[in-house]
A computed fold for a 483-nucleotide part of an RNA from an uncultured Gammaproteobacteria bacterium, annotated as small-subunit ribosomal RNA, 5' domain. RNAcentral holds the full RNA, with entries from ENA, Greengenes and SILVA. Its mean pLDDT, the model's own confidence on a scale to 100, is 87. Rfam family: Bacterial small subunit ribosomal RNA.
Context: one part of a larger RNA
RNA sequence: GAUUGAACGCUGGCGGUAUGCUUAAGACAUGCAAGUCGUGCGGUAGAAGGCUUCGGCCUUUGAGAGCGGCGGACGGGUGAGUAACACGUGGGAAUCUACCUAUUAGUGGGGGACAGCCCAGCGAAAGCUGGAUUAAUACCGCAUACGCCCUACGGGGGAAAGCAGCAAUGCGCUAAUAGAUGAGCCCGCGUAUGAUUAGCUAGUUGGUAAGGUAAAGGCUUACCAAGGCGACGAUCUUUAGCUGGUCUGAGAGGAUGGCCAGCCACAUCGGGACUGAGACACGGCCCGGACUCCUACGGGAGGCAGCAGUCGGGAAUAUUGGACAAUGGGCGCAAGCCUGAUCCAGCAAUACCGCGUGUGUGAAGAAGGCCUGCGGGUUGUAAAGCACUUUCAGUUGGGAAGAUAAUGACGUUACCAACAGAAGAAGCACCGGCUAACUCCGUGCCAGCAGCCGCGGUAAUACGGAGGGUGCAAGCGUUAAUC
Numbered sequence: 001g002a003u004u005g006a007a008c009g010c011u012g013g014c015g016g017u018a019u020g021c022u023u024a025a026g027a028c029a030u031g032c033a034a035g036u037c038g039u040g041c042g043g044u045a046g047a048a049g050g051c052u053u054c055g056g057c058c059u060u061u062g063a064g065a066g067c068g069g070c071g072g073a074c075g076g077g078u079g080a081g082u083a084a085c086a087c088g089u090g091g092g093a094a095u096c097u098a099c100c101u102a103u104u105a106g107u108g109g110g111g112g113a114c115a116g117c118c119c120a121g122c123g124a125a126a127g128c129u130g131g132a133u134u135a136a137u138a139c140c141g142c143a144u145a146c147g148c149c150c151u152a153c154g155g156g157g158g159a160a161a162g163c164a165g166c167a168a169u170g171c172g173c174u175a176a177u178a179g180a181u182g183a184g185c186c187c188g189c190g191u192a193u194g195a196u197u198a199g200c201u202a203g204u205u206g207g208u209a210a211g212g213u214a215a216a217g218g219c220u221u222a223c224c225a226a227g228g229c230g231a232c233g234a235u236c237u238u239u240a241g242c243u244g245g246u247c248u249g250a251g252a253g254g255a256u257g258g259c260c261a262g263c264c265a266c267a268u269c270g271g272g273a274c275u276g277a278g279a280c281a282c283g284g285c286c287c288g289g290a291c292u293c294c295u296a297c298g299g300g301a302g303g304c305a306g307c308a309g310u311c312g313g314g315a316a317u318a319u320u321g322g323a324c325a326a327u328g329g330g331c332g333c334a335a336g337c338c339u340g341a342u343c344c345a346g347c348a349a350u351a352c353c354g355c356g357u358g359u360g361u362g363a364a365g366a367a368g369g370c371c372u373g374c375g376g377g378u379u380g381u382a383a384a385g386c387a388c389u390u391u392c393a394g395u396u397g398g399g400a401a402g403a404u405a406a407u408g409a410c411g412u413u414a415c416c417a418a419c420a421g422a423a424g425a426a427g428c429a430c431c432g433g434c435u436a437a438c439u440c441c442g443u444g445c446c447a448g449c450a451g452c453c454g455c456g457g458u459a460a461u462a463c464g465g466a467g468g469g470u471g472c473a474a475g476c477g478u479u480a481a482u483c
Base pairs, nucleotide, nucleotide: 001483002482003481004480006479007478008477009476010475013355014354015353016352017351018350019348020347021313026311027310028309030308031307032306035070036069037068040067041066046061047060048059049058050057051056077266078265079264087190088189089188090187091186092185095183096182100179101178102177103176104175105174106173107172108142110140111139118131119130120129121128122127148157149156150155162171163170164169192238194236199229200228201227204226205225206224207223208222209221210220211219241263242262243261244260245256246255247254248253268289269288270287271286272285291302292301293300294299319345321344322343323342327341328339329338330337331336358388359387360386361385368379369378370377371376392424394419395418396417397416398415402410427472428471429470430469431468432453433452434451438467439466440465441464442463448455449454
């Protein structure tokens, strides 16, 4: 000098664009953040109308709950762990892939249940048990099989679901092939520190066989062999998410990885599997630990490293806001519903950028202040005065684009016009040298200053105040950190 997710002190007018718990991966009150489908299914409280033999029935509409489907594996958060095929880059073969696209062939005929509803019971609650009854695109056989799977090549095995519509037809379903997308696996190279860590290793290294997986493989098991790694640093220790990038620098390099994007890991701590195309699953399940809460003491409930917000920690980091209008996502034939993703608004000079705080004229060089050699000098065209202007802010009126037919949170929007009036808007640090900028007073090695050298002990340009000056400016200075 440049830089920062900064903080602190003094000060503070406006706008735009960004950014905002770097510390306790500490604990969390409250609300919201993942639902949707009645065009899969049985059914239905209630409401309106009508009929009634007052038991009820019919029509329209129709919530909540339930079975079922798809989605809750995306999106959002955090960086604890990890020195590793985790990441980056370049390759590879032994794999899977819901929804989507293309193509081929089908969609025949049966059955038995379980929720819900009803009845009964237990419990403080969470919830649970028994009985009866019932539907389906839920479940299970049968038939069929171009292609598909297994095969000892003889043969053997395996599927489906309907719904809407007057119809046409549409949406589906099953099997298979190919694609697209996504994912799993393997390898070369690169990727922090310490040798005051020198030896490490028994599923360890390899083989055979079997099991297991979507898939290669000690991935697992049995048997056999005795290997494998290491000064080109194994093992151990400490630290750390990695990258595109960012900062600095002429570059080489050094430092760094916040925001944004890609990948990875995690979801109170540890372990486990279930479901599923996909998870060993942040707002799913089970077990154990710690913690918190409820309890009728028998037993239960919970997980903000989602968005806000609270306490705590800290030098330090925001609203318990609006809207689904746009973009995108889930479900749905659709209408639409959901969406703290997102788009916006709020707060903060936290950063960058832009603008303003007036302009011209004005010498009696006014008054006042300060200095003085007492003549004067300086503040200083500065002020006043005179003549103007109205950016920004303010008031009033108009008013887009973002939206394609409709639909605008933003929005008192941007922008335009008119009006009033210099009106509402300047500070901070420094002035011994480095380093731009000097005098007076006070103090008297005191009080104090200080980045380094050093100032202060009675004439201090170095302390404190004043006048003056210098530098930056809605900021200025200090501290911390990097080059």